[in-house]
RNA sequence: GCGCCCGUAGCUCAGGGGACAGAGCAGCUGGCUUCGAACCAGCGGGCCGGGAGUUCAAAUCUCUCCGGGCGCACCA
Repeated sequence: GCGCCCGUAGCUCAGGGGACAGAGCAGCUGGCUUCGAACCAGCGGGCCGGGAGUUCAAAUCUCUCCGGGCGCACCA
């Protein structure tokens, strides 16, 4: 340099055009307990990597940029 895959909550990941974006873990609050752990109930936490476009409608499709991974090429 070329190609492919990925970027969604603090972490690991679902959701692949249809209206309200979710789960587990973690965090916080309460319950339980002599106190903790475990367990139970609840709560908070996201402008879906940035920008632009298509569409009535975009996390989802297209373009571009940024970041990460893999393969190939180059390496006089």
Notes: Predicted 3D model of a 76-nucleotide RNA (transfer RNA) from Leptospirillum sp. It was read from a public genome assembly. The coordinates come from a structure-prediction model, not an experiment, and the mean pLDDT is 81. Rfam family: tRNA. About the family: Transfer RNA (tRNA) molecules are approximately 80 nucleotides in length. It is annotated as a transfer RNA.